A computed fold for an 81-nucleotide RNA from a marine sediment metagenome, annotated as c-di-GMP-I riboswitch aptamer.
[in-house]
RNA sequence: GAUACUGGCAAACUUAUCGAAAGGUAAGGACGCAAAAUCACAGGCCUAAGGUCAAUAGACUAAGGUGGCUGGGUCGCCGAA
Numbered sequence: 001g002a003u004a005c006u007g008g009c010a011a012a013c014u015u016a017u018c019g020a021a022a023g024g025u026a027a028g029g030a031c032g033c034a035a036a037a038u039c040a041c042a043g044g045c046c047u048a049a050g051g052u053c054a055a056u057a058g059a060c061u062a063a064g065g066u067g068g069c070u071g072g073g074u075c076g077c078c079g080a081a
Stems, first nucleotide, its partner, number of pairs: 001078001008033002013028006031068001037074003041071003044066003050061004
């Protein structure tokens, strides 16, 4: 980061499955993505089993999750201006 080349990934949704949930995995499927490759270090956001408080309803809490929320680390394809 282009009216380029080889290509790559795969949102929602459906089915199956794991999980308390958020969400993950696999198959199908494409909304999109120049890092939508990879990594939970920092921030944000989501969930609250367990725990604490309340005692009536609930509230708080991550060691759980999110890389397709942002920053950052690491690795990678092509070569017009």
It matches the Rfam family "c-di-GMP-I riboswitch aptamer". Rfam's curators write: GEMM was predicted in a large-scale screen for bacterial structured RNA regulatory elements.
Its mean pLDDT, the model's own confidence on a scale to 100, is 88.